[in-house]
RNA sequence: GCGACCGUGGUGUAGUGGUUAGCAUCCCGCCCUUCCAAGGCGAUGACCCGGGUUCAAAUCCCGGCGGUCGCA
Numbered sequence: 001g002c003g004a005c006c007g008u009g010g011u012g013u014a015g016u017g018g019u020u021a022g023c024a025u026c027c028c029g030c031c032c033u034u035c036c037a038a039g040g041c042g043a044u045g046a047c048c049c050g051g052g053u054u055c056a057a058a059u060c061c062c063g064g065c066g067g068u069c070g071c072a
Base pairs, nucleotide, nucleotide: 001071002070003069004068005067006066007065010025011024012023013022018055028042029041030040031039048064049063050062051061052060
């Protein structure tokens, strides 16, 4: 330099055009317990950036940035 794949809460992930963006875990609060752990309940928190298409975009298209892999 070229190509492929990927980017979603603190972390790991699902979601291939319309349903409240879901799940697990961490942290926090409450319950339980003499205390801790385990367990139960609850709350907070996310679509990498810009533009385009569309009535409607996390999702499709273009560009940028970053990561992984391959080729040179």

Source information
Transfer RNA from an archaeon, 72 nucleotides, folded computationally. It matches the Rfam family "tRNA". By type it is a transfer RNA. The RNAcentral record of the sequence draws on ENA.